This is a predicted structure of a 78-nucleotide RNA (c-di-GMP-I riboswitch aptamer). The sequence was found by an Rfam model in a public genome assembly. Its Rfam family is "c-di-GMP-I riboswitch aptamer". Its family is annotated with cyclic-di-GMP binding in the Gene Ontology. Rfam describes the family as follows. GEMM was predicted in a large-scale screen for bacterial structured RNA regulatory elements.
RNA sequence: CAGCGAUAAUGGCAAACCCGGCGCAAGCCGGGGGCGCAAAGCGAGGAGCCUGCGCACGCAGGUCGUCCAGCCGCCGAA
Numbered sequence: 001c002a003g004c005g006a007u008a009a010u011g012g013c014a015a016a017c018c019c020g021g022c023g024c025a026a027g028c029c030g031g032g033g034g035c036g037c038a039a040a041g042c043g044a045g046g047a048g049c050c051u052g053c054g055c056a057c058g059c060a061g062g063u064c065g066u067c068c069a070g071c072c073g074c075c076g077a078a
Base pairs, nucleotide, nucleotide: 004076005075012037013036017032018031019030020029021028022027035065041071042070045068046067047066048063049062050061051060052059053058
């Protein structure tokens, strides 16, 4: 340096659910909460899934805690 990831250390994130708000909806934001996560850090680039409109083609959204690719990054046992 690359790879790998432990009942290690230091920190981090935060599912369901509840409260408040936004949105037609999917869903999002804040607070509580903690199932889990070594990229559960970043960005909707490709695919998937979800919502609205539409006969359909499609259009407009959502999701990276579904997968792939990209960018960036902490620690160090085997």